Context: one part of a larger RNA
């Protein structure tokens, strides 16, 4: 490199939002000939190689100035196809109008319940815990119940197999701003398009810095059991963090363990948003569709499990990763990082 592959075997980068270089690129005309295709030519040491002939008794081997082979390049011609210039379309993309959903998102305001802890009352001796205990609270009046305060952190039912967002992820409620998508129309623009090395930008938890904040929960930590020992599991406590602003870090079983885009290939059952007929006084139902979300299953694929119109099937186009296993996702440089560390990445030896 040619060739295999990537859901579970090694392999799809966290997301691909935005997008450069580069690679791919819709339907038609007219023209250029750059790639393509012929046609003469030129040129392509020597040896090799193919193939014709010859020479050692065949062969290997060895001659030949016969041809061939490949790469360059010249002149003409052709113009299907790529391309390149001029032009034109409208299905692909964009916008415009009408509509609709939704826990997308960011600030701010607010709300009940439930935990703790405080204050007064009422009451009197136990309460909490466990498998059974103890540590633990409590006559300096605990648990219990009442009424008030304060505080912080999460949002019961509604909940769904549901929606929404590129991914991480979003959930009491009401208000501003605001990001995207779904359907109809078929109004405008006219190819404006996928794709994505590097770049930017976003990333859960847990850490980390400065400041607050602290109700519950709780890594570390003290006790009390368990036990042969208990650095665990069970039990009482309890600090870091859990919560907020600001900035870092940049990783997860970041998972559908499935990259993106476009096409095209049996069906059946649900459900979410629409829009069209039908029906009806109207809404329901019922039919058709277009977007999404699930189960089930045909041809096909698949090593089997399993996937099937939301493909892992049946094509094209970028991308990005993989090559037996242990070393090691280490070591050394390197680049980010306050630091933890992240990235990028081997080799010896072993088998």
């Nucleotide at each position: 490199c040619u060739g295999g592959g990537c859901g579970u075997a090694a392999a799809g980068a966290g997301u691909u939002g935005c997008g450069u270089a580069g690679g791919u690129g819709g339907u038609u005309u007219g023209u250029u000939a750059a790639g393509u295709a012929g046609u003469a030519g030129a040129u392509u040491a020597a040896a090799g190689c193919u193939g014709g002939u010859g020479g050692c008794u065949c062969a290997a081997c060895c001659a030949u100035u016969c041809a061939g082979u490949u790469g360059u390049u010249u002149a003409c011609u052709a113009a299907a196809c790529u391309a390149g210039c001029a032009g034109a379309c409208u299905c692909g993309a964009g916008a415009g109008c009408g509509u609709c959903a939704g826990g997308g998102g960011u600030a701010g305001c607010u709300g009940g319940a439930a935990u703790u802890u405080c204050u007064a009352g009422u009451g009197u001796a136990g309460g909490a815990g466990u498998g059974a205990a103890a540590u633990c609270c409590g006559u300096a009046g605990a648990u219990a119940u009442u009424a008030g305060a304060a505080g912080g952190a999460a949002c019961a039912c509604c909940g769904a197999c549901a929606g929404c967002g590129u991914a991480g992820g979003c959930a009491g409620g009401c208000u501003a701003c605001u990001g995207g998508g779904g359907c109809g129309u078929u109004u405008c623009u006219g190819a404006c398009a996928c794709u994505a090395a590097g770049g930017c930008a976003c990333g859960a938890a847990a850490g980390c810095g400065u400041g607050g904040g602290g109700a519950g929960c709780a890594a570390a930590c003290g006790g009390g059991a368990u036990u042969a020992g208990a650095u665990a599991c069970c039990c009482c406590g309890g600090u870091a963090g859990u919560c907020c602003a600001c900035g870092c870090u940049g990783u997860a079983a970041a998972c559908g363990a499935u990259g993106g885009a476009u096409a095209c290939u049996a069906g059946c059952c649900g459900u979410u948003g629409g829009a069209g007929g039908u029906a009806u006084u109207g809404a329901c139902c019922c039919c058709u569709u277009c977007a999404g979300u699930g189960g089930c299953g045909u041809a096909g694929c698949u090593a089997a499990c399993g996937c099937g119109u939301u493909a892992a099937g049946u094509a094209u186009c970028c991308c990005g990763c993989c090559u037996g296993u242990g070393u090691a996702g280490u070591a050394c440089g390197a680049u980010c990082g306050c630091a933890a560390g992240a990235u990028u990445a081997a080799a010896a030896c072993a088998u």